[in-house]
Model confidence (mean pLDDT): 82 of 100. Glycine riboswitch aptamer from Microbispora rosea subsp. aerata, 98 nucleotides, folded computationally. It was read from a public genome assembly, where an Rfam model found it.
RNA sequence: UGAUCCCGUGCGGGAGAGCGUCCUGGCAUCCGGUCAGGACCCCUGAAGGAGCAAGCCCUCCCCGCGAACCUCUCAAGGCAAAGGACCGUGCGGGCCAG
Numbered sequence: 001u002g003a004u005c006c007c008g009u010g011c012g013g014g015a016g017a018g019c020g021u022c023c024u025g026g027c028a029u030c031c032g033g034u035c036a037g038g039a040c041c042c043c044u045g046a047a048g049g050a051g052c053a054a055g056c057c058c059u060c061c062c063c064g065c066g067a068a069c070c071u072c073u074c075a076a077g078g079c080a081a082a083g084g085a086c087c088g089u090g091c092g093g094g095c096c097a098g
């Protein structure tokens, strides 16, 4: 000096699933619609959370360790907004091959 990688952060991109039914209140008001809350059922999975394979450990077994965008769906979500794993990129920092 320092790639890759890791952490933080800014920006950009970023899917899926009923704006369902009933009740209450407000807005509004011919019909109807819309916002918020509660209850019920249905649905989604890419915040978070939980689970596990190969394999490792052990003479063996058990126990234990062991990933995900896989599974579950506790949570969260199902118009928009927000959020959003992950990808790209700028900046700051860290370890270090060379």
Stems, first nucleotide, its partner, number of pairs: 001098001005094009018041001020040008042078003048074001049072003055065002